[in-house]
The RNA shown here (small-subunit ribosomal RNA) has 1389 nucleotides and comes from an uncultured prokaryote. Its Rfam family is "Bacterial small subunit ribosomal RNA". Its mean pLDDT, the model's own confidence on a scale to 100, is 85.
RNA sequence: AGAGUUUUGGGUCUGGCUCAGAUUGAACGCUGGCGGCAGGCCUAACACAUGCAAGUCGAGCGGUAACAUUUCUAGCUUGCUAGAAGAUGACGAGCGGCGGACGGGUGAGUAAUGCUUGGGAACAUGCCUUUAGGUGGGGGACAACCAUUGGAAACGAUGGCUAAUACCGCAUAAUGUCUACGGACCAAAGGGGGCUUCGGCUCUCGCCUUAGGAUGAGCCCAAGUGGGAUUAGCUAGUUGGUAAGGUAAUGGCUUACCAAGGCGACGAUCCCUAGCUGGUCUGAGAGGAUGAUCAGCCACACUGGAACUGAGACACGGUCCAGACUCCUACGGGAGGCAGCAGUGGGGAAUAUUGCACAAUGGGCGCAAGCCUGAUGCAGCCAUGCCGCGUGUGUGAAGAAGGCCUUCGGGUUGUAAAGCACUUUCAGUUGGGAGGAAAAGUUGUUAGUUAAUACCUGAUAGCCGUGACGUUACCAACAGAAGAAGCACCGGCUAACUUCGUGCCAGCAGCCGCGGUAAUACGGAGGGUGCAAGCGUUAAUCGGAAUUACUGGGCGUAAAGCGCGCGUAGGCGGCUUACUAAGCCAGAUGUGAAAGCCCCGGGCUCAACCUGGGAACUGCAUUUCGAACUGGCCAAUUAGAGUAUGAGAGAGGGUGGUAGAAUUUCAGGUGUAGCGGUGAAAUGCGUAGAUAUCUGAAGGAAUACCGAUGGCGAAGGCAGCCACCUGGUUCAAUACUGACGCUCAUGUACGAAAGCGUGGGGAGCAAACAGGAUUAGAUACCCUGGUAGUCCACGCCGUAAACGAUGUCUACUAGCAGCUCGGGUCUUACGACCGGUUUUGCGCAGCUAACGCGUUAAGUAGACCGCCUGGGGAGUACGGCCGCAAGGUUAAAACUCAAAUGAAUUGACGGGGGCCCUCACAAGCGGUGGAGCAUGUGGUUUAAUUCGAUGCAACGCGAAAAACCUUACCUGCCCUUGACAUGUAGCGAACUUUCCAGAGAUGGAUUGGUGCCUUCGGGAACGCUAACACAGGUGCUGCAUGGCUGUCGUCAGCUCGUGUCGUGAGAUGUUGGGUUAAGUCCCGUAACGAGCGCAACCCUUAUCCUUAGUUGCUACCAUUUAGUUGGGGGACUCUAAGGAGACUGCCGGUGACAAACCGGAGGAAGGGGGGGAUGACGUCAAGUCAUCAUGGCCCUUAUGGGUAGGGCUACACACGUGCUACAAUGGGCGGUACAGAGGGCUGCAAACUCGCGAGAGUAAGCGAAUCUCAGAAAACCGUUCGUAGUCCGGAUUGGAGUCUGCAACUCGACUCCAUGAAGUCGGAAUCGCUAGUAAUCGCGGAUCAGAAUGCCGCGGUGAAUACGUUCCCGGACCUUGUACACACCGCCC
Repeated sequence: AGAGUUUUGGGUCUGGCUCAGAUUGAACGCUGGCGGCAGGCCUAACACAUGCAAGUCGAGCGGUAACAUUUCUAGCUUGCUAGAAGAUGACGAGCGGCGGACGGGUGAGUAAUGCUUGGGAACAUGCCUUUAGGUGGGGGACAACCAUUGGAAACGAUGGCUAAUACCGCAUAAUGUCUACGGACCAAAGGGGGCUUCGGCUCUCGCCUUAGGAUGAGCCCAAGUGGGAUUAGCUAGUUGGUAAGGUAAUGGCUUACCAAGGCGACGAUCCCUAGCUGGUCUGAGAGGAUGAUCAGCCACACUGGAACUGAGACACGGUCCAGACUCCUACGGGAGGCAGCAGUGGGGAAUAUUGCACAAUGGGCGCAAGCCUGAUGCAGCCAUGCCGCGUGUGUGAAGAAGGCCUUCGGGUUGUAAAGCACUUUCAGUUGGGAGGAAAAGUUGUUAGUUAAUACCUGAUAGCCGUGACGUUACCAACAGAAGAAGCACCGGCUAACUUCGUGCCAGCAGCCGCGGUAAUACGGAGGGUGCAAGCGUUAAUCGGAAUUACUGGGCGUAAAGCGCGCGUAGGCGGCUUACUAAGCCAGAUGUGAAAGCCCCGGGCUCAACCUGGGAACUGCAUUUCGAACUGGCCAAUUAGAGUAUGAGAGAGGGUGGUAGAAUUUCAGGUGUAGCGGUGAAAUGCGUAGAUAUCUGAAGGAAUACCGAUGGCGAAGGCAGCCACCUGGUUCAAUACUGACGCUCAUGUACGAAAGCGUGGGGAGCAAACAGGAUUAGAUACCCUGGUAGUCCACGCCGUAAACGAUGUCUACUAGCAGCUCGGGUCUUACGACCGGUUUUGCGCAGCUAACGCGUUAAGUAGACCGCCUGGGGAGUACGGCCGCAAGGUUAAAACUCAAAUGAAUUGACGGGGGCCCUCACAAGCGGUGGAGCAUGUGGUUUAAUUCGAUGCAACGCGAAAAACCUUACCUGCCCUUGACAUGUAGCGAACUUUCCAGAGAUGGAUUGGUGCCUUCGGGAACGCUAACACAGGUGCUGCAUGGCUGUCGUCAGCUCGUGUCGUGAGAUGUUGGGUUAAGUCCCGUAACGAGCGCAACCCUUAUCCUUAGUUGCUACCAUUUAGUUGGGGGACUCUAAGGAGACUGCCGGUGACAAACCGGAGGAAGGGGGGGAUGACGUCAAGUCAUCAUGGCCCUUAUGGGUAGGGCUACACACGUGCUACAAUGGGCGGUACAGAGGGCUGCAAACUCGCGAGAGUAAGCGAAUCUCAGAAAACCGUUCGUAGUCCGGAUUGGAGUCUGCAACUCGACUCCAUGAAGUCGGAAUCGCUAGUAAUCGCGGAUCAGAAUGCCGCGGUGAAUACGUUCCCGGACCUUGUACACACCGCCC
């Protein structure tokens, strides 16, 4: 040594994308108390105003411009001015010395002339140090200065004077240099102090020569140190030699001559990028990225070039030349170089003061004092980073107020605040106050040097004395909680949730994604979480990422095995013995700078920070030991490999020949009207004789049967037969060679089809093309023709799903059953067994994401090659190479997405398969669609035509009934605590009569009335008034909901527990064989059981029995009448309670000895007897906020409430559902018969009277098995009509009425008289129905004052047809394919 999100309906794999972490010279936004330590132009190596950054030495020199001291002179104002004097301190300019090659800056260039590590030889090195010597004697100049003079200036020119540690000879000369070994040659400078007998001596600092050292340079070598091959060849001083020159030094460094080399696939050359390193960041590490600050090296100094001086430079603040730019100018000519420190402009997201000081450290010069030092030390600015501290502490529940939320109870903010009691760090004020300081100087003492008490040096004591920072650090006192908290986030990842606003808008977003009226995702607020003087965002690096895999990945199907061989370089390589020591192992030595990291200590109050020591720096080099393994070398061996001998199989390859069948064409014969072709046709051929058939001929191509999960070949591929040439392979037995092997980048051979070139050939087939069809179209599929091509020879092309989508070689790891070709043993000659070779199927272990692979591996290992790294863009563009061309090969990027992919799962779907069902089709019967009317809807209209329902599953639906009411709509007039509920207070019983105004609501006036309970206080109900809480809403959202309902569908399905299988989603069960109406039952079975559904239990109906007989019944008895009227009767019908009955129980057959099915008997009924109620898991965001309930939102003198009138009844039109018809199976008239189930007191109403009738009048009975509605109708019997717009049909209209009701105008029903429309059976299309059904006929009920052709029920009459499951619709099960999963109304180009 970590964890998560995202592909899907879900799962698994592959694979990309994204986040959490650490970090930064950062920037931006919001915010900001203090201190310490660090850091601060990453961009324009862009341009720079101004100041400063390198000077110093008078103890090298000539000197004296300025200042000072002193002295002198003049004037005088008695301390001022002017002048003189190098005497002194000093010193401008100049000569001279040393230093300006260090220090400081920057990273442009540079891929090696650099850097890093380790080596090397041929070299010089100022100052420093050590050693040995020397320092003698001369000479001539040039500045300064003076004079003249040019120029605007910068800067000069000429003449003259002068010094030196400036310059030049001479002398001296080795341990120096050269040498022919004889010899030759080469230097110097003095200054200061002391003493002096002026001869000199001495000290010190210098100078010259020499040899070492040290230091810092120069040069050479090896290894390492970016990317690109779409850069493959580069090189002429190039490579080497000889000679010379040059350098401090080696060397083509340079030149001459000679030779033709040198580098390169271990990547030369070219192009792009880049200072390198110690280190830094990250990481478990290996690595990756990086090279700010600090340190080492290099390079550069406006750009390019060049040298001079010097120990050192080809020189940041030096010179010369050229260029660009800027500035000055008197236009003639000049000056400049911040990548030094500050600073300015510019660029940019962005980076500081024109500060103080040399006090410390260090550097230059100097004997020194000292001077100089933008090195450095400090300060200033900046939250840029790291570290530390603070913004109070304790107590404090009435859990205050306020805020927010709320289920209205409360919760939360929250001990938080206030209050009380304390403390005072930091900041503030005042005061005190270290350390950084040692020196230097001076006075003594002492040692060395010396002649010396000078000088100088060392030691030591005293005195004096140096601080930029600095109002320092630190300490103390004072006062007071006093002056000091923000930022981001709160959908998941990811710690942290509510409310309001908004309404796919505004916006958010790192990924997934959020927002379309209830947003924990936007914006505000409350609350919370995290971090905190900071917090977020952006950018960037590493990590996670084992998504480049050395550690540590892959390639059958996910991206990925070259189409296949041969083979070079390279890589790897059998067994044995010696030797070697390159690799390898171990030890030692050197080096690996310091800083940093790590460990142990120490110092700042801690920490950051600083500091001492150690370890480490995994490396390189040298050296020594070892010899197992790899390599090298010598020798041997035979197991790998090969050769020889003998057999064998084969569509292996090439060339030449040859055979038969078939197609086509041609010639001839026979023969006649068609042939051909298709789903159907047509184009086409044919009376000029086709097709068909016979004979003959020609020509080309291909080889039926055998023939096969057969054979051969490296692959592509190879098929009649024969001959020749030829490659590979297998088996058997021996002999021989002796590792000769495996793989293979570049290379090279072969390489289907199509295509190209040249020349042949051309029967059939057939791109293109033509025509005919199909079609909306049909540049297709189908048909008729037909050219390239297909064939041969030669030459190109070089690609394919060239596939086993599986590279080659070797070894090992259970088996079984077959195939091909050899061999062996036994044998009864059938066969059995053994051991090789090729190939096919299954399968253990193992592997795999799964599918699958499995001795022919995708298992276990080894060797080598090729290839992959998200999808798209794209195997594309550009470039190169190849090609005649077509094109091939090699092969990107911009941009864009958050996926793309593999295998498997469950569904859904399929003009896939299998099996099955259903009035689904078919077979039938009757309708709709045409007419008129009724009714509903759309549309239109309207003040309003209230609202909802919209494929099946809205449309005679909500509505079982809109004239007012209903009523929700419109217009007008009114009310505002309200028509209705609860609470408070006051008054009054409640209630009621009459009148007036008004359309009414309402308003005004008026009459009667004093009730009930009581503990006498009052109370209950009711009404009125007042003020608030509130009422009210058929207002919105059925996509916030409950409940209810529709639909698939009365379809046979939907699931669970345990077990088992699978990594998992899931599977199994529930599949299979039968069977059923049925997941009904049986059998089988890794399943065994269970639940919701099915069925049954319930109701009704069909038969019988028992019990009970009133209001029902009446066979029988008797009685009576017009009449079951009255009485017996419990038989029958019936009523309504309880039972029986039907169960595949019985028989035969089929079936598997099952389940079950078929047939039969008996039976009222037979295999579910008929009908009903009953609706699994779920689907459709199906319907309903207008039944009801309900969250949220909205209205509150109105979107609430009251009232009158109007509207919902409109009407160019369209659709649905019905009624009535079009007639004779009928209409009219007359007569006659038979139901069931219901309703009835605000009711049904008999009978009677009146009216043509609707009805009216009067009225018995009945709260109903009693009375009544109530005449059933079709039917039947007569009669008439005679196929016509009719004696069909009844719409419409006129008139007259009835009934209900306050009221029939808008807008009711019915009656009568008159009127008499369309319509003569209905296009495309479409609906219902399988038996007491369809069709047809009437009756009743709910609603209701009245108002059905609708709805719900009831009975009467009463058919036809079903061969069957091919097809249409819908459905169930199994299976298969799928790129579908809002699921084919999909997806997608």